[in-house]
RNA sequence: CGCCGAGCCCUGUCACCGUCCCGAGGUUCGUACGACCAGAUGACAGGGACGGGGGACCCAUGCAAGUGGGCACCACCGGUGUCCUUGGGGUGAAGCCGCACGUGUGCGGCCGGGUCAGUCUCCGAUCCGAACCCGACAGCUCACCUCGCAGGCG
Numbered sequence: 001c002g003c004c005g006a007g008c009c010c011u012g013u014c015a016c017c018g019u020c021c022c023g024a025g026g027u028u029c030g031u032a033c034g035a036c037c038a039g040a041u042g043a044c045a046g047g048g049a050c051g052g053g054g055g056a057c058c059c060a061u062g063c064a065a066g067u068g069g070g071c072a073c074c075a076c077c078g079g080u081g082u083c084c085u086u087g088g089g090g091u092g093a094a095g096c097c098g099c100a101c102g103u104g105u106g107c108g109g110c111c112g113g114g115u116c117a118g119u120c121u122c123c124g125a126u127c128c129g130a131a132c133c134c135g136a137c138a139g140c141u142c143a144c145c146u147c148g149c150a151g152g153c154g
Base pairs, nucleotide, nucleotide: 001154002153003152004151008048009047010046011045012044013043014042015027016026017025028035029034050148051147052146053145054144059139068084069083070082071081072080073079074078087137088134089133090132091131095110096109097108098107099106100105101104111129112128113127114126115125116124
């Protein structure tokens, strides 16, 4: 300087560096070991922007019943609490189908996404199609409630 991504900006308090004192300005990265910096190598609070989730009528779905497993307890044909993930759901581009086989891998098709340094589109080229979370439960959804603001790379 640039890329993926919502993941950027501002204000304030205490502590610290700085100063004779006040002040201006500042207090990095990192699990650790360490690296960097003249020095400080901290802890928080509140906003704006951006990005998610839950949540009516109407609409949609269904035709109506049923609705996973373990453990403990209770007033016991049911209920409460807790744990789990196979049903279902969420963030995300990260899906569907077919074939093969060593059953999670490979190949192929369709489809989705990124980059190629002003913006948009087409062509071309080249890569990616992961991971995590909720915990039996959630359609859309005004008001309202609530969460994130990281990480990775050239």